RNA sequence: CACACACGACAGGGGCGUCCGGAUCAUCCGGGCUGAGAAGUACCCUUUGAACCUGAACCAGAUCAUGCUGGCGGAGGGAGUCGCGGAUGCCUUGCC
Numbered sequence: 001c002a003c004a005c006a007c008g009a010c011a012g013g014g015g016c017g018u019c020c021g022g023a024u025c026a027u028c029c030g031g032g033c034u035g036a037g038a039a040g041u042a043c044c045c046u047u048u049g050a051a052c053c054u055g056a057a058c059c060a061g062a063u064c065a066u067g068c069u070g071g072c073g074g075a076g077g078g079a080g081u082c083g084c085g086g087a088u089g090c091c092u093u094g095c096c
Stems, first nucleotide, its partner, number of pairs: 001089002003086001005085001007083004011046004016040001017033007052077003058071004
């Protein structure tokens, strides 16, 4: 100097559906389903990137219903810097 990795700080990205009932102008409240999360001061993800988006008002199956499951698919996109420690490698210098 490079750099695997651990930790920390700050910063950034993202989704929130479906069914039933009730009140309602909008919208909200309660319950069921899946899920980490279905508006939570929460949860998930940040290039080692299947968090999430696009294709997609897609295809097949299941379901009261729904990205509910599988396919599509390692397809195309997708949000990071710094500090500290440090295995290893390389370079330089000094000494023997």
Predicted 3D model of a 96-nucleotide RNA (TPP riboswitch aptamer (THI element)) from Rhodovulum adriaticum. It was read from a public genome assembly, where an Rfam model found it. The model forms 100% of the base pairs in the Rfam consensus. Its mean pLDDT, the model's own confidence on a scale to 100, is 78. Rfam family: TPP riboswitch aptamer (THI element). The literature on the family includes a 2002 paper in J Biol Chem by Rodionov et al., "Comparative genomics of thiamin biosynthesis in procaryotes. New genes and regulatory mechanisms".